Description: This is a predicted structure of a 73-nucleotide RNA (transfer RNA) from a bacterium. Its Rfam family is "tRNA". Rfam classes the family as a transfer RNA. Its family is annotated with triplet codon-amino acid adaptor activity in the Gene Ontology.
RNA sequence: GCCAGCGUAGCUCAGUUGGUAGAGCUGCAGUUUUGUAAACUGUCGGUCGGGGGUUCGAGUCCCUUCGCUGGCU
Repeated sequence: GCCAGCGUAGCUCAGUUGGUAGAGCUGCAGUUUUGUAAACUGUCGGUCGGGGGUUCGAGUCCCUUCGCUGGCU
């Protein structure tokens, strides 16, 4: 230099044909306990890497850019 994949909550990851952004864990609160842990119940938390475009509507489609991983040279 060229090609491919990935980027979504603090972490690990879903998200189907474009139609209200979700799960588990963690955290916080509560129940329980002499107390902690465990268990159970509830709950907080998001610029969907950045920018632009298409569309009534974009995590999803298009362009560009940044980062990471792998391959080729």